[in-house]
RNA sequence: GGGUCGUUAGCUCAGUUGGGAGAGCGUCGGCAUGGCUAGCCGAAGGCCGCGAGUUCGACUCUCGCACGAUCCA
Numbered sequence: 001g002g003g004u005c006g007u008u009a010g011c012u013c014a015g016u017u018g019g020g021a022g023a024g025c026g027u028c029g030g031c032a033u034g035g036c037u038a039g040c041c042g043a044a045g046g047c048c049g050c051g052a053g054u055u056c057g058a059c060u061c062u063c064g065c066a067c068g069a070u071c072c073a
Base pairs, nucleotide, nucleotide: 001072002071003070004069005068006067007066010025011024012023013022019056027043028042029041030040031039049065050064051063052062053061
């Protein structure tokens, strides 16, 4: 320098064919217990890496850039 894959909640990751942003763990509150853990119920937390384009509409399609992984040279 070139190819491929990835970037979504604090962490690990889903998200199908373009139309509602989600799970587990964690955090916070409550229930329960003499108390703790486990358990049960609820809540907060994201402008989906950044910018532009296409579209009535973009996490999703196209282009550029950044970062990471991997392969080739």